[in-house]
Molecule: SAM riboswitch aptamer (S box leader)
Organism: marine eukaryotic metagenome
RNA sequence: UUAUACAGAAGAGUGGAGAGACAGGCUCAAAGAAACUCUAGCAACCUGAUGUGUUAUCAAGGUGCUAAAUCCUGACCCUGUUUAUGGGGAAAUAUAA
Numbered sequence: 001u002u003a004u005a006c007a008g009a010a011g012a013g014u015g016g017a018g019a020g021a022c023a024g025g026c027u028c029a030a031a032g033a034a035a036c037u038c039u040a041g042c043a044a045c046c047u048g049a050u051g052u053g054u055u056a057u058c059a060a061g062g063u064g065c066u067a068a069a070u071c072c073u074g075a076c077c078c079u080g081u082u083u084a085u086g087g088g089g090a091a092a093u094a095u096a097a
Base pairs, nucleotide, nucleotide: 001097002096003095004094005093010039011038012037013036014035018028019027020026022074023073024072025071040066041065042064045062046061047059048058049057050056070092076088077087078086
C1' cells in the first nucleotide's frame, strides 16, 4: 500500500491473578486470568493439485485464529434533538500478501 474483519473452530498439562490493543462502558476469570507446552480443530491470505475465459473444488506446506460483531462506543456526517435511539462511510486495531 491492498484485501478482509455480524461466519467458523478447544481440550489437557505447567502456572497462579489478571484478561478482553488504547480510553470509557460492559463482560470473562480461584468451577483458575495472562503466559508457555502438547494435542485437536476452524479458516482459506500465500502455496500445491484439479478445472478454467473467469468464478470454483480439494489438500494443509508458510502464517493466522478457536467467549461475546474487531464485545460495544470513540472524531465526523445524516435522522432526531432536552437527552437518547437509528443509519453511514472513515479513523484506529488485527491478520495476510